[in-house]
RNA sequence: AGGAGGGUAGCUCAGUUGGUAGAGCAGCGGUCUCCAAAACCGCAGGUCGCAGGUUCAACUCCUGUCCCUCUUGCCA
Numbered sequence: 001a002g003g004a005g006g007g008u009a010g011c012u013c014a015g016u017u018g019g020u021a022g023a024g025c026a027g028c029g030g031u032c033u034c035c036a037a038a039a040c041c042g043c044a045g046g047u048c049g050c051a052g053g054u055u056c057a058a059c060u061c062c063u064g065u066c067c068c069u070c071u072u073g074c075c076a
Stems, first nucleotide, its partner, number of pairs: 001072007010025004019056001027043005049065005
């Protein structure tokens, strides 16, 4: 340098044909308990890597760019 895959909540990951972004764990509050843990109930948490474009409407389609992983190759 070429090719492939990936970037979505604090972490691990879903997201169907483009139509109001979700789960588990973690966190916070409550119930229970002498207290705590566990269990159960609830709450909060997101510029969807970044910048543009198309569209009435974009995590989703297109272009550029940054980062990570795998792979092929070049120089030495």
Predicted 3D model of a 76-nucleotide RNA (transfer RNA) from a Victivallales bacterium. The coordinates come from a structure-prediction model, not an experiment, and the mean pLDDT is 83. It matches the Rfam family "tRNA". From the family's description: Transfer RNA (tRNA) molecules are approximately 80 nucleotides in length. Lineage of the source: Bacteria > Pseudomonadati > Lentisphaerota > Lentisphaeria > Victivallales.